Model confidence (mean pLDDT): 77 of 100. This is a predicted structure of a 77-nucleotide RNA (Fluoride riboswitch aptamer (crcB RNA motif)) from a Chloroflexota bacterium. The sequence was found by an Rfam model in a public genome assembly. Taxonomically the source falls in Chloroflexota (Bacteria, Bacillati).
RNA sequence: UAAGGGCACGGCGAUGGUGUCCGCCGAGAUGCGCAGCGUCUGAACCGCCCGCUCGGGCUGAUGACUCCUGGACUGCG
Numbered sequence: 001u002a003a004g005g006g007c008a009c010g011g012c013g014a015u016g017g018u019g020u021c022c023g024c025c026g027a028g029a030u031g032c033g034c035a036g037c038g039u040c041u042g043a044a045c046c047g048c049c050c051g052c053u054c055g056g057g058c059u060g061a062u063g064a065c066u067c068c069u070g071g072a073c074u075g076c077g
Base pairs, nucleotide, nucleotide: 009026010025011024012023013022016068017067019065020064021063027041028040029039030038031037032036047058048057049056050055
C1' cells in the first nucleotide's frame, strides 16, 4: 500500500408512511464561488409458478413485527 475484518455513517430489500430488529451493498471520475455544493458512472434492489423465448397462471401496501393511511372481500348494525 492492497486484500480482508470491525465500528460509524449512507443507500437498498416487487405499491405509501412511523417505530424496532434483521439482511445486502458502499465505490470511481469530475466541476465550483470549495469545512460544502453539483454532475456523470457503479454496487445492493426492481415478486413467484408452468411452459420455454413466447404464451398462460398467482401472492402481497411488512425483509420480519407493530401501528397509521389507501384499496379489496365477507358479516353485522